[in-house]
Predicted 3D model of a 94-nucleotide RNA (SAM riboswitch aptamer (S box leader)). The prediction has a mean pLDDT of 86. It was read from a public genome assembly, where an Rfam model found it.
RNA sequence: CACUUAUCAAGAGCGACUGAGGGACAGGCCCUGUGAAGUCCGGCAACCUGCAUGCGUAAGGUGCUAAAUCCUGCGGUUUACCGAAAGAUGAGUU
Numbered sequence: 001c002a003c004u005u006a007u008c009a010a011g012a013g014c015g016a017c018u019g020a021g022g023g024a025c026a027g028g029c030c031c032u033g034u035g036a037a038g039u040c041c042g043g044c045a046a047c048c049u050g051c052a053u054g055c056g057u058a059a060g061g062u063g064c065u066a067a068a069u070c071c072u073g074c075g076g077u078u079u080a081c082c083g084a085a086a087g088a089u090g091a092g093u094u
Stems, first nucleotide, its partner, number of pairs: 002093007013041001015040003021031003025073004042065003047061003050057002069086001074083003
């Protein structure tokens, strides 16, 4: 990198450093010097491991910490939903 599979409407900072971008892509619509991204610390969660054994725990490995995966993107349809695709994360496989 590719494939398989599970999940994606809940949850989580009024901290420190730093200083201009960020929300995958496209179109929108937003966030941002009342401080973006990043790093550290804090926190959430419980996929894997551990411990415990029907529930649990939160020590380790990840992950996450604006807005439903922010919305739409293809198909169906009762126009609000359903399914797919794409994306993200975990576990596994070549």